[in-house]
RNA sequence: ACAUCAUCAAGAGCGGCAGAGGGACGGGCCCUGUGAAGCCGCGGCAACCCGUUUCUCGUGCACUCCGGUGGACGUGGGCAGGGUGCCAAUGCCCGGUUCGAUGACGC
Numbered sequence: 001a002c003a004u005c006a007u008c009a010a011g012a013g014c015g016g017c018a019g020a021g022g023g024a025c026g027g028g029c030c031c032u033g034u035g036a037a038g039c040c041g042c043g044g045c046a047a048c049c050c051g052u053u054u055c056u057c058g059u060g061c062a063c064u065c066c067g068g069u070g071g072a073c074g075u076g077g078g079c080a081g082g083g084u085g086c087c088a089a090u091g092c093c094c095g096g097u098u099c100g101a102u103g104a105c106g107c
Stems, first nucleotide, its partner, number of pairs: 002106001004104005013042005021031003025095004043087003047084004051079003055076001057074003061070003091099001
C1' cells in the first nucleotide's frame, strides 16, 4: 500500500518549543496571534486486540457422602497492566460511480 470484517450521536487537556494554518475532499459552518499544524513532556479517556478478575449468566465435563465440589469454554460486567487509538463541535453538517478515520486479521 491492498483485501476482508467491525465501529464512528458516549468519553477524555494542560504545559514547553514553534509561528499560520486547521476541521480528509467539494459546498457550508466553525476553530485559530487570548497562538493553527507539527514536535516534546506530563496528564487523561476507554473504541478494538491481549492480559487479568473471590463478579454475572449460560453450556457441557469430571468427581460426589447426591447436599454439592472442582476445573473448562462462552456471554456480559470490573480492572488502564501490555499493543494500537483517541482527548472542539454527531466522522461538525450536507454530499460523493461509498469519501475518510481507527482497530482486528490476512497478504
A computed fold for a 107-nucleotide RNA from an Actinomycetes bacterium, annotated as SAM riboswitch aptamer (S box leader).
It matches the Rfam family "SAM riboswitch aptamer (S box leader)". About the family: The SAM riboswitch is found upstream of a number of genes which code for proteins involved in methionine or cysteine biosynthesis in Gram-positive bacteria.
Lineage of the source: Bacteria > Bacillati > Actinomycetota > Actinomycetes.
Its mean pLDDT, the model's own confidence on a scale to 100, is 83.
The sequence was found by an Rfam model in a public genome assembly.